[in-house]
RNA sequence: CAAGUUCAUAAGGUGAUCGCGCCUUGCUGCGGCAAGGUGAGGAAAGUCCGCCCUCCACAGAGCAGCGAUGCGAGCUAACGGCUCGGCGGCGUGAGCCGACGGACAGUGCCACAGAGAAGUGUAGUGCCAGUGCCGCAAGGCAUCGGCGAGGGUGAAACGGUGGUGUAAGAGACCACCAGCACGUUCAGCAAUGGGCGUGGCUCGGCAAACCCCAUCGGGAGCAAGGUCAAGCAGAGGCGAGGGGCUGCUCGUCCCGCUAUCAGCCUCGGGUAGACCGCAUGAGGCGCCCGCGUGAGCGGCGUCCUAGAGAGAUGAUCACCACCUGCAAGGGUACAGAAGGCGGCUUAUUAUGAACUUGGGCA
RNA sequence: AGGCGAGUAGCUCAAUUGGCAGAGCAGCGGUCUCCAAAACCGCAGGCUGCGGGUUCGAUUCCUGCCUCGCCUG
Numbered sequence: 001c002a003a004g005u006u007c008a009u010a011a012g013g014u015g016a017u018c019g020c021g022c023c024u025u026g027c028u029g030c031g032g033c034a035a036g037g038u039g040a041g042g043a044a045a046g047u048c049c050g051c052c053c054u055c056c057a058c059a060g061a062g063c064a065g066c067g068a069u070g071c072g073a074g075c076u077a078a079c080g081g082c083u084c085g086g087c088g089g090c091g092u093g094a095g096c097c098g099a100c101g102g103a104c105a106g107u108g109c110c111a112c113a114g115a116g117a118a119g120u121g122u123a124g125u126g127c128c129a130g131u132g133c134c135g136c137a138a139g140g141c142a143u144c145g146g147c148g149a150g151g152g153u154g155a156a157a158c159g160g161u162g163g164u165g166u167a168a169g170a171g172a173c174c175a176c177c178a179g180c181a182c183g184u185u186c187a188g189c190a191a192u193g194g195g196c197g198u199g200g201c202u203c204g205g206c207a208a209a210c211c212c213c214a215u216c217g218g219g220a221g222c223a224a225g226g227u228c229a230a231g232c233a234g235a236g237g238c239g240a241g242g243g244g245c246u247g248c249u250c251g252u253c254c255c256g257c258u259a260u261c262a263g264c265c266u267c268g269g270g271u272a273g274a275c276c277g278c279a280u281g282a283g284g285c286g287c288c289c290g291c292g293u294g295a296g297c298g299g300c301g302u303c304c305u306a307g308a309g310a311g312a313u314g315a316u317c318a319c320c321a322c323c324u325g326c327a328a329g330g331g332u333a334c335a336g337a338a339g340g341c342g343g344c345u346u347a348u349u350a351u352g353a354a355c356u357u358g359g360g361c362a
Numbered sequence: 363a364g365g366c367g368a369g370u371a372g373c374u375c376a377a378u379u380g381g382c383a384g385a386g387c388a389g390c391g392g393u394c395u396c397c398a399a400a401a402c403c404g405c406a407g408g409c410u411g412c413g414g415g416u417u418c419g420a421u422u423c424c425u426g427c428c429u430c431g432c433c434u435g
Base pairs, nucleotide, nucleotide: 001358002357003356004355005354006353007352008351009350010349012320013319014318015317016316017315018314020039021038022037023036024035025034026033027032041334045345046344048343049342050341051340052339053221054220055219056218060250061249062248063247064246066217067216068215069214070213071085072084073083074082075081086100087098088097089096090095101212102211106210107209108206109205110204119158125150126147127146128145130143131142132141133140134139159177160176161175162174163173164172178202180199181198182197183196184195185194186193187192225276226275227274228273234267235266236265237264238263241255242254243253244252283303284302285301286300288299289298290297291296321332322331323330324329363434364433365432366431367430368429369428372387373386374385375384381418389405390404391403392402393401411427412426413425414424415423
């Protein structure tokens, strides 16, 4: 210098003029006016997870079903999030990624090619013995058997290498190696890893196919729900059962049971206002202190600053900052709360630090 | 706020236990005709909305986004 990886920070500043929402104070002719204060984010977004909160008749048990999660230990209010670790994969590397339980519980699938695709599998090319025929011979042809070595197909061909053995061969046998199972031992909380011994020599892949195992899940959502005010008109039909928001059974509870009063359906009438919920909370900040590898936890100090009508949070000018350009000038992303919080994902500008790889110079 | 569905050639749609992406219309070329239309023959056109994953192999299975449509209150 180039390419890259990880982490962190910021999200232009000041002033003037005009304008908007909310709050406080003052004035008022009750319509407003004036002054002061305050007014978006790291993602406010997607609404993908988990909660707080609120209501439902407090939601119990069994069977089935549905959905989610799926290595270990931890963090957390909780999580499908995060941290550290294990294993596997990718990358030259810094690093990154992983739905990472089970394929001797069962069922199913493995196209095309290929002789054979999971069954104690495969003879197309081949190798070899016997017998017959031909040939002087080397050998050739036919037949009957043996073989899983060489070649070939494929994503995958039923352990690898070397030797013994054999007519030819083969875990048929032997040594070493790889893998599996069992036993044992060491390290670790554990996942797991290392060592030793034994065994049969060894039956692949797919569960993001059905499925099995383990764990978790009551439902609805701030238009939840509560208070106040205003307004209205009921009529007809079905009806003995309805209700815990997946089904069935049991248990328990609530409403109703011949109707003027459970519930359901149809038609019709009224309202569309105010307040609370609604921001002191799993809150923010500190180059604070302590513990922890870390996510975090504890302590101390300090601060409290949007809350609307689903509607405000803006515009112009000047100077400065940064980028670009000789200059004039141009540019400074993504995007905007709607009950709140913790995450994830996605969009996006600039800067800094550490590290990696390659090249150059000293 | 809650719940569904779709995206494939220019347009409308197919493609199932995952196994060569197809049809009709439109387009282009040819035959026919004086010229055109119709008819007949032939041809081209696709990164299956985008990215990632599982698998030997993905339109199909899983997942994250984007766009469009529908339903309930």
Background
Two RNAs folded together computationally: RNase P RNA and transfer RNA, 435 nucleotides in total. Rfam match: Bacterial RNase P class A. The family's RNA type in Rfam is ribozyme. The prediction has a mean pLDDT of 79.